Transfer RNA from Candidatus Nealsonbacteria bacterium CG18_big_fil_WC_8_21_14_2_50_37_10, 76 nucleotides, folded computationally. Rfam family: tRNA. It is annotated as a transfer RNA. Rfam describes the family as follows. Transfer RNA (tRNA) molecules are approximately 80 nucleotides in length. NCBI's taxonomy places the organism under Bacteria, Bacteria candidate phyla, Candidatus Nealsoniibacteriota. The RNAcentral record of the sequence draws on ENA.

RNA sequence: GGGCCCAUGGCGCAGUUGGUAGCGCGUCGGUAUGGCAUACCGAAGGUCGCGAGUUCAAGUCUCGCUGGGUCCACCA
Numbered sequence: 001g002g003g004c005c006c007a008u009g010g011c012g013c014a015g016u017u018g019g020u021a022g023c024g025c026g027u028c029g030g031u032a033u034g035g036c037a038u039a040c041c042g043a044a045g046g047u048c049g050c051g052a053g054u055u056c057a058a059g060u061c062u063c064g065c066u067g068g069g070u071c072c073a074c075c076a
Base pairs, nucleotide, nucleotide: 001072002071003070004069005068006067007066010025011024012023013022019056027043028042029041030040031039032038049065050064051063052062053061
């Protein structure tokens, strides 16, 4: 330098044919227990790496950039 893949709550991940973002763990509160553990119920928390474009509408499609992974090439 070139190809491919990845980037979504604190962590791990899902999100189909564009239709307005969800699961598990964790956190907080409640109930049960003398307390812990545990179980159940409830809540908070992300605008989806950054920017632009297309569209009535973008996590999803297109372009550029950034970061990470991997393979190849190049230099020595």